Context: one part of a larger RNA
RNA sequence: GGAUGAACGCUAGCGGCAGGCCUAACACAUGCAAGUCGAGGGGUAACAGUUCCAAGCAAUUGGAAGCUGACGACCGGCGCACGGGUGCGUAACGCGUAUGCAACCUACCUUUAACUGGGGGAUAGCCCGGAGAAAUCCGGAUUAAUACCCCAUAAAAUUCCGAAUGGGCAUCCAUUUUGAAUUAAAGCUUCGGCGGUUUUAGAUGGGCAUGCGUGGCAUUAGUUAGUUGGUGAGGUAACGGCUCACCAAGACAAUGAUGCCUAGGGGUUCUGAGAGGAUUUUCCCCCACACUGGUACUGAGACACGGACCAGACUCCUACGGGAGGCAGCAGUGAGGAAUAUUGGUCAAUGGACGCAAGUCUGAACCAGCCAUGCCGCGUGCAGGAUGACGGCCCUAUGGGUUGUAAACUGCUUUUAUAUGGGAAGAAACCUUUCUACGUGUAGAGAGCUGACGGUACCAUACGAAUAAGGACCGGCUAACUCCGUGCCAGCAGCCGCGGUAAUACGGAGGGUCCAAGCGUUAUCC
Numbered sequence: 001g002g003a004u005g006a007a008c009g010c011u012a013g014c015g016g017c018a019g020g021c022c023u024a025a026c027a028c029a030u031g032c033a034a035g036u037c038g039a040g041g042g043g044u045a046a047c048a049g050u051u052c053c054a055a056g057c058a059a060u061u062g063g064a065a066g067c068u069g070a071c072g073a074c075c076g077g078c079g080c081a082c083g084g085g086u087g088c089g090u091a092a093c094g095c096g097u098a099u100g101c102a103a104c105c106u107a108c109c110u111u112u113a114a115c116u117g118g119g120g121g122a123u124a125g126c127c128c129g130g131a132g133a134a135a136u137c138c139g140g141a142u143u144a145a146u147a148c149c150c151c152a153u154a155a156a157a158u159u160c161c162g163a164a165u166g167g168g169c170a171u172c173c174a175u176u177u178u179g180a181a182u183u184a185a186a187g188c189u190u191c192g193g194c195g196g197u198u199u200u201a202g203a204u205g206g207g208c209a210u211g212c213g214u215g216g217c218a219u220u221a222g223u224u225a226g227u228u229g230g231u232g233a234g235g236u237a238a239c240g241g242c243u244c245a246c247c248a249a250g251a252c253a254a255u256g257a258u259g260c261c262u263a264g265g266g267g268u269u270c271u272g273a274g275a276g277g278a279u280u281u282u283c284c285c286c287c288a289c290a291c292u293g294g295u296a297c298u299g300a301g302a303c304a305c306g307g308a309c310c311a312g313a314c315u316c317c318u319a320c321g322g323g324a325g326g327c328a329g330c331a332g333u334g335a336g337g338a339a340u341a342u343u344g345g346u347c348a349a350u351g352g353a354c355g356c357a358a359g360u361c362u363g364a365a366c367c368a369g370c371c372a373u374g375c376c377g378c379g380u381g382c383a384g385g386a387u388g389a390c391g392g393c394c395c396u397a398u399g400g401g402u403u404g405u406a407a408a409c410u411g412c413u414u415u416u417a418u419a420u421g422g423g424a425a426g427a428a429a430c431c432u433u434u435c436u437a438c439g440u441g442u443a444g445a446g447a448g449c450u451g452a453c454g455g456u457a458c459c460a461u462a463c464g465a466a467u468a469a470g471g472a473c474c475g476g477c478u479a480a481c482u483c484c485g486u487g488c489c490a491g492c493a494g495c496c497g498c499g500g501u502a503a504u505a506c507g508g509a510g511g512g513u514c515c516a517a518g519c520g521u522u523a524u525c526c
Base pairs, nucleotide, nucleotide: 001526002525003524004523006522007521008520009519010518013378014377015376016375017374018373019371020370021336026334027333028332030331031330032329035078036077037076040075041074043071044070047069048068049067050065051064052063053062054061055060085289086288087287094214095213096212097211098210099209100208101207104206105205109202110201113198114197115196116195117151118150119149120148127140128139129138130137131136157182158181159180160179162177163176164175165174166173167172187194188193215261216260217259222252223251224250227249228248229247230246231245232244233243234242264286265285266284267283269278270277271276291312292311293310294309295308314325315324316323317322342368344367345366346365350364351362352361353360354359381412382411383410384409391403392402393401394400395399418462419461420460421459422458426453431448432447433446434445435444436443437442438441470515471514472513473512474511475496476495477494481510482509483508484507485506491498492497
């Protein structure tokens, strides 16, 4: 000098864009953050409609009917493994990079081929009864399905016995082929469709393995029994001591094993001429974690943040028998700290889940609020104006210098501020409707519908210099000097050093210098 997720002191007009618990992975009140589908199902708790009945002169009130729109709870499907958070752990195939899988999986989507036949028994809900303070649970009767089960059919699927050809990288692989065995399905519909099962190929996403690279300490030198290898079996989507039985005695290590300490990794970012050094906040990719430890279940996918079970600590409820909970989601609270924001709006856009769709949900996201935390931009006026006014300060003091064209005064402008008026783009789709083409559900064209931000940005008019400047420094380094006070005192100080009676170094004043809505100080990196 540059830089910062900064903090502190003084000061402060506006806007745009960004950023905002670095500390206690400390504890959390409250609300929200993952639902959706009635075009899978039995149904009808609430709401609305319709019809009927009763009361009433009427308004209306009460009751009944799943009949309709819809729909709480329940069964079922899909989603909840994404999105969002944090950096505890991890020095590791964790990450980066480059390869391999002849050792693998992949829901939804696209694509290929084929099929979608017949039957059965339950169960939730509803109803009845019971236990309990509650959480919740038990018994009985009865009912449905795209829930569950059985049978049929079946191959380019799977398994097995063979044959031929070609290839390779050892195990082997590919293609063609004879034969045998095993295995499937679900319906709904507004009649347009939407689905279901098996299969081929793809896409996407993952899994595994390997080369190289990836902290400190040798004041850590030896470490290791599932340890290293083999055979066999089990397990897995898959290879493998991954697990187990048996056999052998190996395996790693000064090219740093093992141990201890520290740490998420990378793209990046800062600095530097570069080499390098430092760094990992925002954003993106990967990893790990979800009160602490462990375990599996379901599922295409989890050993699952807002799922389950067990143990532990903590908090809460209790009728003392027993129960409930997990903000490292968004806000917010307490605590810690030098220090870090609103218990906001909207699904309008983008994206996601579900749904044929309408749509519902979405603290993802988009916006708004707070903070000079940073970067960038704008303004605080411009021109003229000398008896160089008054005042201040200084001096060689009837005078002069300086503040200083500065002010007053004259003319001008109106960014900005204030007031009034107008007022966006972001929106095109979906959907509805009209038409066209091909020819019956696709494509295209036109019209209509939809904006949280927001009456915001922006534009116009009016008004009047009107609403807007500070901070640090002035001995040398280092741009900027005099007076007064003080008298090794009070104090200053980044280093050298100032101060003991003429201090440009302390304190005040005048003047000046440098930056400027900031300026300084502190901390850290180069």
Molecule: small-subunit ribosomal RNA, 5' domain
Organism: metagenome